[in-house]
Context: one part of a larger RNA
RNA sequence: CCCAGGGAGUUCUGAUCCACGGCGAGGUUAACCACUGGACGUGGGAAGCCGAAGCGAAAGCGACAUGCGCGCAACCCCGCAAGGGGCGAGGCGCGUCGUGAGCUCGCGAGGAGUCGUGGGUGCGAUACCCGAAGCCGGUCGAUCUAUGCCUGGGCCGGUCGAAGCCCUUCGAAAGGGGGGUGGAGGACCUAACCGAUGUUGAUGUGCAAAUCACUCGGAUGACCUGGGCAUAGGGGUGAAAGGCCAAUCUAGGCCGGGAAUAGCUGGUUCCCCUCGAAACCAGUCGCAGCUGGACCUCGGACGAGGUAGACGGUGGGGUAGAGCGACUGAUUGGGCGCUAAGGCGGAGAAAUCCGUCGGUGCCCUGUCAAACUCCAAACCUGCUGCCACCGUAGACUCCGGGCGUCGGGCAUCUGGGGUAAGCUUGGUGUCCGUAAGGGAAAGAACCCAGCCUGCGGUUAAGGUCCCUAAGUGUCGACUCAGUGCAACUUGCGAAGGGAGUCCGUGGUCUCAGACAGCUGGGAUGUGGGCUUAGAAGCAGCCAUCAUUUAAAGAUAGCGUAACAGCUCACCAGCCGAGAUCAUGGGCCCCGAAAAGGGACGGGGCUAAGUCGAUCACCGAUACCGCGGAGCACCGAAAGGUGAUCUUGUAGAGGGGCGCCGUGCGCGGGAGAAAGCAGGGCCGUGAGGUCCUGUGGACCGCGUUCGGACGAGAAUCCUGGG
Numbered sequence: 001c002c003c004a005g006g007g008a009g010u011u012c013u014g015a016u017c018c019a020c021g022g023c024g025a026g027g028u029u030a031a032c033c034a035c036u037g038g039a040c041g042u043g044g045g046a047a048g049c050c051g052a053a054g055c056g057a058a059a060g061c062g063a064c065a066u067g068c069g070c071g072c073a074a075c076c077c078c079g080c081a082a083g084g085g086g087c088g089a090g091g092c093g094c095g096u097c098g099u100g101a102g103c104u105c106g107c108g109a110g111g112a113g114u115c116g117u118g119g120g121u122g123c124g125a126u127a128c129c130c131g132a133a134g135c136c137g138g139u140c141g142a143u144c145u146a147u148g149c150c151u152g153g154g155c156c157g158g159u160c161g162a163a164g165c166c167c168u169u170c171g172a173a174a175g176g177g178g179g180g181u182g183g184a185g186g187a188c189c190u191a192a193c194c195g196a197u198g199u200u201g202a203u204g205u206g207c208a209a210a211u212c213a214c215u216c217g218g219a220u221g222a223c224c225u226g227g228g229c230a231u232a233g234g235g236g237u238g239a240a241a242g243g244c245c246a247a248u249c250u251a252g253g254c255c256g257g258g259a260a261u262a263g264c265u266g267g268u269u270c271c272c273c274u275c276g277a278a279a280c281c282a283g284u285c286g287c288a289g290c291u292g293g294a295c296c297u298c299g300g301a302c303g304a305g306g307u308a309g310a311c312g313g314u315g316g317g318g319u320a321g322a323g324c325g326a327c328u329g330a331u332u333g334g335g336c337g338c339u340a341a342g343g344c345g346g347a348g349a350a351a352u353c354c355g356u357c358g359g360u361g362c363c364c365u366g367u368c369a370a371a372c373u374c375c376a377a378a379c380c381u382g383c384u385g386c387c388a389c390c391g392u393a394g395a396c397u398c399c400g401g402g403c404g405u406c407g408g409g410c411a412u413c414u415g416g417g418g419u420a421a422g423c424u425u426g427g428u429g430u431c432c433g434u435a436a437g438g439g440a441a442a443g444a445a446c447c448c449a450g451c452c453u454g455c456g457g458u459u460a461a462g463g464u465c466c467c468u469a470a471g472u473g474u475c476g477a478c479u480c481a482g483u484g485c486a487a488c489u490u491g492c493g494a495a496g497g498g499a500g501u502c503c504g505u506g507g508u509c510u511c512a513g514a515c516a517g518c519u520g521g522g523a524u525g526u527g528g529g530c531u532u533a534g535a536a537g538c539a540g541c542c543a544u545c546a547u548u549u550a551a552a553g554a555u556a557g558c559g560u561a562a563c564a565g566c567u568c569a570c571c572a573g574c575c576g577a578g579a580u581c582a583u584g585g586g587c588c589c590c591g592a593a594a595a596g597g598g599a600c601g602g603g604g605c606u607a608a609g610u611c612g613a614u615c616a617c618c619g620a621u622a623c624c625g626c627g628g629a630g631c632a633c634c635g636a637a638a639g640g641u642g643a644u645c646u647u648g649u650a651g652a653g654g655g656g657c658g659c660c661g662u663g664c665g666c667g668g669g670a671g672a673a674a675g676c677a678g679g680g681c682c683g684u685g686a687g688g689u690c691c692u693g694u695g696g697a698c699c700g701c702g703u704u705c706g707g708a709c710g711a712g713a714a715u716c717c718u719g720g721g
């Protein structure tokens, strides 16, 4: 992992609601007794319980079997009908009554309960099932290990050479030196033995639930070790690591309390039909949970209105935008005028004056604001009118039973924070959640579109060269960058540039000849003055005139040491028709960097790209046609109607299928029951039925009652493979 079998809302007391049944101002028995020897059953048994009166803290006091009105249904009358009228159970509004030191008030009052059966729900119990770590109690353990006690055992070989002693020597002595002897030591080296440093080696379904190899520490000692004995669980023992106390230790093992508890995880078994959420608000030792409200569902009551939408009328608002010479505040540059306190600079002997900064008035010019507003939308909203839609097939509202939900997400619009985020917090929503189908290559929420079932057709979004259904469609333009062939998400692309190219707008020049090009001229005073070694148009400073001219700067660049030289401005000639400048727009280019070769989905495309126009076609569970089913409604039924019904998680409600047993009734079976295997048919489905084979003795149908009743999941349990 597979298969088979097992495997999870049960039962009881009392509570509450619904359905059904009995009796009803009453309803009902419990224990127990009898029939009866036991079980069922029948009969008895009223003690007790609930109800029939409430109000008040209490003392206590103590109610309408209807007085008036409205009015649904039903009924009656008129009417062909629509409709109208009468009456009117229930319902509603008054009035009345009981009670309350509370008196325009609260509670109650014109009789409906009670017992049982079934079902829903909540409390307590194991309480849908499995799952802790733990807590407490009682016991068993020191054959492992820790420590202690008693009694035994073990330590090859080698090295160093303490004290003491002897000899000798020095010394007055104390004492010292030397040589021997001696054999001390938690001494040294190294086996057995005990250990375990490194290789972070081997192994790591191992040889092994701690081993193997090499290396390494101790090895006469606080040494190692046999046997015996002692200490026990909040206790021991510990040269202390929370170590060890039998592969278990920050409190041993086993059994019990015990199905501890788990607001947490996982699982929870057949079908169809109707409706269908929430992820919000409030509270909470509350934030992974609950309780109440909102939202969903089922039932009941009432009986005629209701309001999600459009438009009109009449009010509210201060956001977007805009504006500021309308305030508050921020914020350019300039001109003119005034001021002269102060700073700075200048003139002057000083007084004082001038300039500038500064201040201020006016004018021109350039800008801003969530906490600015002279203005001011869209939009939102109150009331109202009129439509529209929903509603007697019962809306709105009210009452009761049952939930689920209280982690939301995304899109969009703002705000806040942030570099940003598939970020966060709000508002909104048509979406996802709970929504299939088509498109976007692929994709929860983007586009189209809201799903019963069968057949046929038409379209939507999006597409029509091939993959791939449909145009290599038509007309006009643009692009040469493979730009592009990418709606958004999203795979991008900015500021800033471009004599790339296309389309506009405005100015200027132009047959008295523009622009470009070519030819020629480009001069004179003069080498201006100064400076300088030099300064001649061209280092620098000052000035920048005049002349001749068609025109020519006291020179715009290159150049020289300085000159020279070459161009330019400017003029003429040749040429002969547009030229040039500014600005707006379309497509395109640069800006443009990431690691495998590489992505428009791919092939590939110069359109099969982009923009505009146009005609076809393809394309969905959408729409249309026909048939069928369910549901809702009408109807006594037959049947009919549904444009406005048919998606659906959590969940509420309804109806069924199957299994086991059971009472009654009816059947099948050796002429082959059940079961098993394969196949056919029927049913929306759970399922049913028939045939063949196998099998070899029981089985089924209708109906009643009753269930330890349905398996794919729980790292489910047991067995097998």
Base pairs, nucleotide, nucleotide: 001721002720003719004718005717006716011125012124015121016120017119018118019117020116021115022114023113026050027049028048032044033043034042035041054061055060064095067094068093069092070091075086076085077084078083096109097108098107099106100105128267129266131264135257136256137255138254139253140252146231147230148229149228150227151226152225153224154223155221157189158188159187160185164181165180166179167178168177169176170175193218194217195216198214199213201212202211233249235245236244237243270656271655272654273653274652275651280293281292282291283290284289295404296402297401298400299399300398301397305390306389307388309387311385312384313383314382315381316380317379321375322373323372328369329368330367333364334363335362336361337360338359339358342357343356344355345354346353347352408432409431410429411428412427413426415425416424417423437448438447439446452628453627454626455625456624457623458622462618463617464616465603466602467601471615473614474613475612476611477610478609484605485604496590497589498588500587501586502585503584504583505582506581507580508579509578517574518573519572520571521570523547524546525545528542529541530540553568556567557566558565629646630645631642632641633640634639657710659707660706661705663703664702665701666700667699668698675694676693677692678691679690680689681688682687
Predicted 3D model of a 721-nucleotide part of an RNA (large-subunit ribosomal RNA, domain II) from a soil metagenome.
Its Rfam family is "Bacterial large subunit ribosomal RNA".